A computed fold for a 76-nucleotide RNA from an uncultured SAR116 cluster alpha proteobacterium, annotated as transfer RNA. Its Rfam family is "tRNA". It was read from a public genome assembly. The prediction has a mean pLDDT of 80.

[in-house]
RNA sequence: GCUGGCAUGGCUCAAUUGGUAGAGCACCCGAUUUGUAAUCGGGCGGUUGGGAGUUCGAGUCUCUCUGCCAGCACCA
Numbered sequence: 001g002c003u004g005g006c007a008u009g010g011c012u013c014a015a016u017u018g019g020u021a022g023a024g025c026a027c028c029c030g031a032u033u034u035g036u037a038a039u040c041g042g043g044c045g046g047u048u049g050g051g052a053g054u055u056c057g058a059g060u061c062u063c064u065c066u067g068c069c070a071g072c073a074c075c076a
Stems, first nucleotide, its partner, number of pairs: 001072007010025004019056001027043005049065005
């Protein structure tokens, strides 16, 4: 340099054909317990990597940039 894949809460991952962005864990509050852990109930938390485009509507489609991973190629 080329090709392919990936990027969504703090972490790990979902989201049918484009149609209200969710779950578990973590964290906070409460219940339970002599207390802790565990368990149970509730809550907080997101510019879906950045930008642009298409569309009534984009996490999803198109272009571009960035980062990560893998493969290939080049180099004296």